Molecule: Bacterial large signal recognition particle RNA
Organism: Oscillospiraceae bacterium
RNA sequence: CUGCACUAGCCGGGGAGCCAGCGGUGCCCUGUAACCCGCAAACCGCUACAGCGGGGGUGAAUUCCCGUCCCAGGGGAGCUGAUGUGUUGUCUGCCCGAAGCAAGUAGUGUUGACAGUCCGGUCUCGCGCAACGGAUGCCCGUGAACCAUGUCAGGCGGGGAACCGAGCAGCAUUAAGCGGGUUUCUCCGUGUGCCGCGAGGCAGCCGGACUCGAGCCAACUACUUCGGUAACGGAUGGAUUAGACUUCUCGAAGAUAGGUGUGCAG
Numbered sequence: 001c002u003g004c005a006c007u008a009g010c011c012g013g014g015g016a017g018c019c020a021g022c023g024g025u026g027c028c029c030u031g032u033a034a035c036c037c038g039c040a041a042a043c044c045g046c047u048a049c050a051g052c053g054g055g056g057g058u059g060a061a062u063u064c065c066c067g068u069c070c071c072a073g074g075g076g077a078g079c080u081g082a083u084g085u086g087u088u089g090u091c092u093g094c095c096c097g098a099a100g101c102a103a104g105u106a107g108u109g110u111u112g113a114c115a116g117u118c119c120g121g122u123c124u125c126g127c128g129c130a131a132c133g134g135a136u137g138c139c140c141g142u143g144a145a146c147c148a149u150g151u152c153a154g155g156c157g158g159g160g161a162a163c164c165g166a167g168c169a170g171c172a173u174u175a176a177g178c179g180g181g182u183u184u185c186u187c188c189g190u191g192u193g194c195c196g197c198g199a200g201g202c203a204g205c206c207g208g209a210c211u212c213g214a215g216c217c218a219a220c221u222a223c224u225u226c227g228g229u230a231a232c233g234g235a236u237g238g239a240u241u242a243g244a245c246u247u248c249u250c251g252a253a254g255a256u257a258g259g260u261g262u263g264c265a266g
Base pairs, nucleotide, nucleotide: 001266002265003264004263005262006261009058010057011056012030013029014028015027020047021046022045023044024043035055036054037053038052039051064259065258067256068255069254073250074249075248076247077246078245079243080242081241082240083239085237086236087235088234091233093232095228096227097226098225099224100223103221104220105219107216108215115211116210117209118208119207120206121205122204123200124199125198126197127196128195129193130192131190132189133188134187135186137182138181139180140179141178142177148173149172150171151170156165157164158163
C1' cells in the first nucleotide's frame, strides 16, 4: 500500500419552555442523503458515560470527534416611545380656601384721612303717654205661646144683685240673650311706637363736636406663609406593547485547522 473481517462512532442539530439536573414527547428555528417499532405533560425515561426497551443499516471515511471563523434564529437586561393602572400635595405647576404684605392698579382723603378726647344713639331696668285688642260700664235697637210685669176687649168662674176673682189674644214695658255704637270712664293684655321722663351701662359699632394734619382701605395683580385637591401637568412603581437602538447569552446550516482504532492474509 492492497484485500477480507470487526469495533468505536454515526443514521440530524439547535433555541425557548418544563426540570434539582439531563434527555424525550408538544412549540419554534435550521437543515436533509436525514432508519423502524413501543412509552410520555396532573407526563415518560434517566443521574454527570444522564432518554429507556426491541429491531435494522452504515462503518474507519466525503465519516466521526475537538477548536476557530461566520451567521439564520431564540432568550435575558438596558434605553426610548405609546397605552391603561397604582402611589406621591414633603413636586405644587394648574385649581380652591385662609392669613399676611402694601410694590402696582382701583377706591377714599386738605370740601380734612388715621388717631385721641367729649357728647348722644344703639343696650338694660322702672314709670308715663299713645296705638291696638279684649272685658266691664254707658247709649240705641231687638228680645217671652204658657212657666215676666202692667192694662187686660171678648169669653170664663162666684153671687139674688151691686159687684168680686182668675186671666188668653192684643197693646205697652222689661229680664237673660243677641246685634250695633262708644267722644269720654274703669280694668287687663302686647312680636305695638322716627314718643316722653328717670336711673344704670357704655367693650364694639353708628352719628356729632373739638384737637391734630396725611394718610386710610385691601377689591384686583404681584409676592410670602398655611391648608386642601391625585382631574390635568411633574416624579415614581409594576403591567402590556413597539423599536430600525445598546449590551449579554445560547446557537442550526456553512467555511476552516488538527485528530481518527483492532485482527488476519498478500